[in-house]
RNA sequence: GCGGAUGUAGUGUAAAGGUUAGCAUUUGAGUCUUCCAAACUCUAGGUAUGGGUUCGACUCCCAUUAUCCGCU
Numbered sequence: 001g002c003g004g005a006u007g008u009a010g011u012g013u014a015a016a017g018g019u020u021a022g023c024a025u026u027u028g029a030g031u032c033u034u035c036c037a038a039a040c041u042c043u044a045g046g047u048a049u050g051g052g053u054u055c056g057a058c059u060c061c062c063a064u065u066a067u068c069c070g071c072u
Base pairs, nucleotide, nucleotide: 001071002070003069004068005067006066007065010025011024012023013022018055026044028042029041030040031039048064049063050062051061052060
């Protein structure tokens, strides 16, 4: 330099163009308990960045960026 893959809560992971972006764990509060733990309920937190297509984009297209893999 070229090609490919992957970027979604603090962490792991689903959503294959459609009606609140879910689940687990985690944060905070509460219930229960003499207290703690466990359990249960509620709550907070997310689509790498910038454009485009579309009535509608995590999803499709382009560029950039980060990581990984391969070639030279």
The RNA shown here (transfer RNA) has 72 nucleotides and comes from Hydrocoleum sp. CS-953. Lineage of the source: Bacteria > Bacillati > Oscillatoriophycideae > Oscillatoriales > Hydrocoleum. Its mean pLDDT, the model's own confidence on a scale to 100, is 80.